[in-house]
This is a predicted structure of a 128-nucleotide RNA (Guanidine-I riboswitch aptamer) from a Syntrophomonadaceae bacterium. The sequence was found by an Rfam model in a public genome assembly.

């Protein structure tokens, strides 16, 4: 001055929109003592909900890296040379223990489902 890695699923929370539900207005028509009830169509997320989407830097849990020590199995070696015995190194299938660190400041553009967003491209970009 440059690059790589800095896990993945899962449930859930910040946080998010509005396809569908539900709620609201408004409008036909039938109804009712009565904008009552009931159905169509239109509009609303500056409508609290449900259903849905949802954090690298957020929770939890599972697996899964790595490290070290162990059990079992092969294989390669030390050694013996009647028969045993055996450091050590690989590599496989398992158990345990520990460990996966740090992540501060700024705006902006695109993307997808219905749309949005802490989702994603993105631990990007540009500063520290």
């Nucleotide at each position: 001055g440059g690059a790589a890695a800095g896990u993945g699923u899962g449930c859930c929370u910040a946080g998010g929109g509005u396809u569908c539900c539900g709620c609201g207005g408004u409008u036909u028509a039938u109804u009712u003592g009565a904008u009552u009830a009931u159905a169509u169509a239109c509009c609303g997320g500056a409508c609290u909900g449900g259903u849905c989407c949802g954090a690298g830097u957020g929770g939890c849990a599972c697996a899964g890296g790595c490290a070290u020590c162990u059990u079992u199995g092969a294989a390669a070696g030390u050694g013996a040379u009647u028969u045993a015995a055996u450091a050590u190194u690989u590599u496989a299938a398992g158990g345990a223990u520990g460990u996966c660190a740090c992540a501060c400041c700024g705006g902006a553009g695109g993307g997808a489902c219905a749309a949005a967003a802490g989702c994603c491209c993105a631990g990007g970009c540009g500063g520290g």
The source organism's lineage runs through Bacteria, Bacillati, Bacillota, Clostridia and Syntrophomonadaceae. Its mean pLDDT, the model's own confidence on a scale to 100, is 81. Its Rfam family is "Guanidine-I riboswitch aptamer". Its family is annotated with regulation of gene expression in the Gene Ontology.